[in-house]
RNA sequence: GGAGUCGGCCAGACCGUCGCAGUGUGGCAACACGCUGAGGAAAGUCCGGGCUCCGCAGGGCAGAGCGCGAGAUAACGUCUCGGCGGCGUGAGCCGACGGACAGUGCCACAGAAAACAAACCGCCGGCCCCCACCCUAACCCUCCCCCGCUUGCGGGGGAGGGGAGGGAGGGGGUGGCAAGGGUGAAAAGGUGCGGUAAGAGCGCACCGCGCGACGGGCAACCGCUCGCGGCACGGAAAACCCCGCUCGGAGCAAGACCAAAUAGGGAAGGGACGCCGCAAGGCGUGACGCGCGGCCCGCGCGCCUUCCGGGUAGGUUGCUUGAGGUGCGCGGCGACGUGUGCCCCAGAGGAAUGACGGUCUCGGUCGCAAGAUCCAGACAGAACCCGGCUUACCGGCCGACUCCAUCU
RNA sequence: UCCCUGGUAGCUCAAUGGUAGAGCAACCGGCUGUUAACCGGUAGGUUGCAGGUUCGAGACCUGCCCAGGGAGCCA
Numbered sequence: 001g002g003a004g005u006c007g008g009c010c011a012g013a014c015c016g017u018c019g020c021a022g023u024g025u026g027g028c029a030a031c032a033c034g035c036u037g038a039g040g041a042a043a044g045u046c047c048g049g050g051c052u053c054c055g056c057a058g059g060g061c062a063g064a065g066c067g068c069g070a071g072a073u074a075a076c077g078u079c080u081c082g083g084c085g086g087c088g089u090g091a092g093c094c095g096a097c098g099g100a101c102a103g104u105g106c107c108a109c110a111g112a113a114a115a116c117a118a119a120c121c122g123c124c125g126g127c128c129c130c131c132a133c134c135c136u137a138a139c140c141c142u143c144c145c146c147c148g149c150u151u152g153c154g155g156g157g158g159a160g161g162g163g164a165g166g167g168a169g170g171g172g173g174u175g176g177c178a179a180g181g182g183u184g185a186a187a188a189g190g191u192g193c194g195g196u197a198a199g200a201g202c203g204c205a206c207c208g209c210g211c212g213a214c215g216g217g218c219a220a221c222c223g224c225u226c227g228c229g230g231c232a233c234g235g236a237a238a239a240c241c242c243c244g245c246u247c248g249g250a251g252c253a254a255g256a257c258c259a260a261a262u263a264g265g266g267a268a269g270g271g272a273c274g275c276c277g278c279a280a281g282g283c284g285u286g287a288c289g290c291g292c293g294g295c296c297c298g299c300g301c302g303c304c305u306u307c308c309g310g311g312u313a314g315g316u317u318g319c320u321u322g323a324g325g326u327g328c329g330c331g332g333c334g335a336c337g338u339g340u341g342c343c344c345c346a347g348a349g350g351a352a353u354g355a356c357g358g359u360c361u362c363g364g365u366c367g368c369a370a371g372a373u374c375c376a377g378a379c380a381g382a383a384c385c386c387g388g389c390u391u392a393c394c395g396g397c398c399g400a401c402u403c404c405a406u407c408u
Numbered sequence: 409u410c411c412c413u414g415g416u417a418g419c420u421c422a423a424u425g426g427u428a429g430a431g432c433a434a435c436c437g438g439c440u441g442u443u444a445a446c447c448g449g450u451a452g453g454u455u456g457c458a459g460g461u462u463c464g465a466g467a468c469c470u471g472c473c474c475a476g477g478g479a480g481c482c483a
Stems, first nucleotide, its partner, number of pairs: 001404010012360007020037007039379001043390002046388005051251004063247005068082005083097001084095004098242002103240002106235002120181002122177003127173005133167003139162011189207006208231001209229005214223003255317004265308006272285005288302005324343008363375001364373003409479007418432004426463001434450005456472005
């Protein structure tokens, strides 16, 4: 100098004018003055908790979620440190990372075979059969020569052919094999030597794998330490499932308080109607009226006053001092915890947080430069409150580290 | 605030984890004097987006985007 990795921070500053919301003080009030007024994600509403109401003896089933270990925490699916696996030269980054001998199911096409392995091509001095070739001791047949005489026989020699069998080869069957070929995403440990008819963990060495011991570590796990086992274990659980752990439900429109109008509910009183009685009065409310087309039955509805309780509209509250922030010290590798000092930092309710002007500064554009010019420019905006995750985002600053090149 | 469903060709919809199809529409040709209907053929797909699991994803899982719908009070 170039290329990169990780962590943290900022998200214009100041002044003036007008306006909005909350709040304090003053004022009968109108209003005046003072103070405060969006975010790192306020977002998505994906997890976890606080808070509130309902439910709940205890336990189980179902359902949902989580899933290497240890820790942090109010809790978590978050975070930290570590283990293992993968990627990167490296700083570092990524990982839904329990179980596939508990069971059931799946693995298209291709391929012989896709999971208690199998045999298409291939390999095989094994076994059986067939074909043709080569060799041939015995043996058989034919021919030739010699000898003998019994004249068609015997003996000897030679040549040719056949031949059990042997050799090498081809084909078929029956077996053996799984090394090689080929298929596939995946083919039942790898390499080498021995071995064999050919082969094969069949045997051995090394590597890999499994189990046990020993050593290290709280643990996950690790070990070029030792022993045992020739190997049994294809993939997939983001298929059902099994194992372990966690979870009661709903949500601030939760919930609490005050409380109209109208309708309806309850109670009391009155009225009305019918019947009886001369009357006082008594008894009844299946009597009377209306509706269900008419009739019978049945059903429903029914006047006035006062009071009571519940709900609704509306209002108040819950509401923001909190697992709060921050400086320093201490403990811890760290997440974090703890002690102490300081600070108060939006609380609206169709919902405020805005507009304009000025100065400066970051950045963009033009220019060799001085400088000129343009605009604060990204994502986005609280709604009960916190801890996380995820997603969006113009740009800028700081720190730690890695690799490459060059110079001293 | 709490939930549910869906996104596939221009439109309406299919598709056990195994080559993404159908109807209508479009285009070309035929039939007809012409058009429609009819007959034959052709093209057209980032399966909303991005990752992951798997040999293989429209489907399974995760995160986003978009669209539609429901519940809250009284009885």
This is a predicted complex of two RNAs, RNase P RNA and transfer RNA, with 483 nucleotides together. Rfam match: Bacterial RNase P class A. Rfam describes the family as follows. Ribonuclease P (RNase P) is a ubiquitous endoribonuclease, found in archaea, bacteria and eukarya as well as chloroplasts and mitochondria. The prediction has a mean pLDDT of 76.